[in-house]
RNA sequence: GGGCCUGUAGUUAAAUGGUAUAACGUAGCAUUCGCAUUGCUAUAUUGGCGGUUCGAUUCCGCCCAGGUCCA
Numbered sequence: 001g002g003g004c005c006u007g008u009a010g011u012u013a014a015a016u017g018g019u020a021u022a023a024c025g026u027a028g029c030a031u032u033c034g035c036a037u038u039g040c041u042a043u044a045u046u047g048g049c050g051g052u053u054c055g056a057u058u059c060c061g062c063c064c065a066g067g068u069c070c071a
Stems, first nucleotide, its partner, number of pairs: 001070007010024004018054001025043006047063005
């Protein structure tokens, strides 16, 4: 320098162009003499900039970051 893959919540992962979801985590409440467990509630997310579309996590282009292969 070139090819390919990946990027979603604090973490790990879903989502066939139509309200972004779950588990763990975190906070609060209940339960307990107390702790743990359990139950309920809350919390927080699409790497960036453009394009296509009535509508983009999804399709297209460029950039950024990581991985891998070739030179």